[in-house]
This record gives sequence, C1' cells and structure tokens, in this order.
RNA sequence: GCGGAUAUGGUUUAGUGGUAAAACGUGAGCUUCCCAAGCUUGAGUCGCGGGUCCGAUUCCCGCUAUCCGCU
Repeated sequence: GCGGAUAUGGUUUAGUGGUAAAACGUGAGCUUCCCAAGCUUGAGUCGCGGGUCCGAUUCCCGCUAUCCGCU
C1' cells in the first nucleotide's frame, strides 16, 4: 500500500427497514438480628460524518479504532 471482518447500556451478546432487547452488573424498596440469597421496581445503549428512504441499529459511501490476510 491492497483486501476482508468487527464496532449495539458498565461487561458479554441478540436484533436483516416500522416504539432497541436479554443475561450479568448497578440505584431504590421489601425480606433478614446482620451478611448472603430471594422478590419488586428504576436508570443506563446503536463508533463518527454523510447519502437513500415516509421511516435506518439494519441498505450505500467515507472516516476512525481493533483484528486477520496479502504484498
């Protein structure tokens, strides 16, 4: 230099155009003499910039970061 893959709550991952979701973690409450466990409830997310579309996490282009391959 060229090609490919990935980017989604704090973490690990679902989600192939129509209100973004699960587990763990975390805040509050209940329970308990205390802790742990359990129950209820809440907060928190689509890497960045454009394009297409009535509507984009999803499709297209560029950039950034990480990984792999080629030279």